[in-house]
This is a predicted complex of two RNAs, RNase P RNA and transfer RNA, with 484 nucleotides together. Rfam match: Bacterial RNase P class A.

């Protein structure tokens, strides 16, 4: 240059005018409830979203036991807290910057589950394919068959072989090749082959024929110890043929967390109404069971059920907080401490806009310059959205735009 | 605002983790003189991206969308 990687900022600016919400002056009227008139400050986000998590703060008992039930899952920090962050170990991915992992029970605690297709699918598993051994049987064949058919030479012994056999060559001595088919019992897990997965790899020894059967290495797992780390883990040797497949975002097991329920929690003011019918001894305290406690109640009837009556307001809760900015310390980070400074929305059917002008930016025409780029002129000014108690996180949308660091190639000096 | 459920051909429904099944519809054809009926064929699908698994409609993760409930 040109490809990528990875952290981080930005998400338009000033200014007029009209318009809205909150807070606060100031006039002028007033029936003291107000109303009119005119100024000032202030006024969306990096996700305000999605409600996926995890405080806060409220009520319920002071928030209890136990079991179910859900989460969360290497292993050290941080933190109000967390399924989040930093930092390291392990696998995986990419030349590499770097990425990405629900990563406990190394599935040897136990139960499941695996369609087809295979001989066999988890069992001291597996034969109809194959290899070896054995008996027996083959010319009117056994056997196979699409029933038309096909279909052999296969034997003897003193066994590295030799005779006999069948083809081939020929110099006629000899020489080179060859060994069927089917059936029973038996031994076998290499080879073939199915399949996502078939019970370690190589090489020998060994055997009828093979096999961790046994042997060396060479992988993996277990035991048990050395050495480095606070751990995870990593390294080293050393013992055992022990060779264990998968899957735990199936059940299960272990460790740890977690009581419920939400601001419509939940307080205070106002306003209002009318009560009966039926059921009925246990009922309630916010998942579920069991136990504690605690209210209310037992005919003056708690609590459900049904029908009927009222209200649809206001004030708090709610804005000075785990807050903002920025310097400095301490750490490798997250983080945490301090020092200054700053006040920064509170609607309530829900305010934050709309026009005009210049700035920036971006797209375009032209003209000018060898170029990088400068001038003009017109357009556009845009994404993704939008407070509703807060505050820490994930996530998921997002036009353009700047900044930093690195990694691979390629050129030039 | 809060809680909670559901998505499967064109419409309603089904499927222990194993070839997505049924019924109406809709095409076509046959049946008829024509229609309907009826009889044969065929079309068409797991809400969207990821992850586990050999293998996902089904088990997890994150989005879309639609219904319910609470003053």
């Nucleotide at each position: 240059c040109a490809a990528g990687u990875u952290g981080g900022c930005u998400g338009a600016g000033u200014g007029a005018u009209c318009g809205c919400g909150g807070c606060u002056g100031g006039c002028g009227c007033u029936u003291c409830g107000g109303c009119g008139c005119u100024g000032g400050c202030u006024g969306a986000g990096g996700a305000a979203a999605g409600u996926c998590c995890g405080c806060a703060c409220u009520c319920c008992a002071c928030a209890g036991a136990g079991c179910a039930u859900g989460g969360u899952g290497c292993c050290g920090g941080c933190u109000a807290a967390c399924g989040g962050c930093c930092g390291g170990g392990c696998g995986g991915g990419g030349c590499g910057a770097c990425c990405c992992g629900a990563c406990g029970g190394a599935a040897u605690a136990g139960u499941g589950c695996a369609a087809c297709a295979g001989a066999g699918a988890g069992g001291u598993a597996u034969a109809u394919u194959g290899c070896c051994g054995u008996g027996a049987c083959c010319a009117c064949a056994a056997g196979c068959u699409u029933c038309g058919g096909c279909a052999a030479a296969a034997g003897g012994u003193u066994u590295a072989g030799c005779c006999a056999c069948g083809g081939g060559c020929u110099u006629c001595a000899g020489c080179c090749c060859g060994g069927g088919g089917a059936c029973g019992c038996g031994g076998c897990g290499a080879g073939g082959g199915u399949g996502a997965a078939a019970c370690g790899g190589u090489g020998g020894u060994g055997u009828a024929a093979g096999a961790g059967a046994c042997c060396a290495c060479c992988g993996g797992c277990a035991g048990a110890g050395g050495c480095a780390g606070c751990a995870a883990u990593g390294u080293c040797g050393c013992u055992g043929g022990c060779c264990a497949g998968g899957u735990a975002a199936a059940c299960c097991c272990c460790a740890c967390c977690a009581g419920g329920a939400g601001c419509a929690a939940g307080a205070c003011c106002a306003a209002g109404c009318a009560g009966g019918g039926c059921g009925a001894a246990g009922g309630g305290g916010c998942u579920g069971c069991u136990c504690g406690u605690c209210c209310c109640g037992u005919c003056u009837g708690a609590c459900g059920u049904c029908c009927g009556g009222g209200u649809a307001g206001g004030u708090u809760g709610c804005a000075a907080g785990a807050g903002g900015g920025u310097g400095c310390c301490a750490g490798c980070a997250a983080u945490g401490g301090u020092g200054c400074u700053c006040c920064c929305a509170g609607a309530u059917a829900g305010a934050u806009g709309a026009u005009c002008a210049c700035u920036a930016g971006c797209g375009u025409u032209u003209g000018c310059g060898u170029g990088a780029g400068c001038a003009a002129g017109c357009g556009c000014c845009c994404a993704c959205a939008g407070a509703a108690u807060g505050c820490g996180g994930c996530u998921u949308a997002u036009a353009g735009g700047c900044c930093g660091a690195c990694u691979u190639g390629g050129c030039c000096g | 605002g809060c809680g909670g459920g559901c998505a499967u051909g064109g419409u309603g429904a089904a499927a222990c983790g194993g070839u997505a099944u049924c019924a109406c519809g809709a095409u076509u054809g046959c049946u008829u003189c024509c229609c309907a009926a009826g009889c044969a064929a065929c079309c068409a699908g797991u809400c969207c991206g990821g992850g586990u698994u050999c293998g996902a409609u089904u088990c997890c993760c994150g989005g879309u969308g639609c219904c319910c409930g609470c003053u």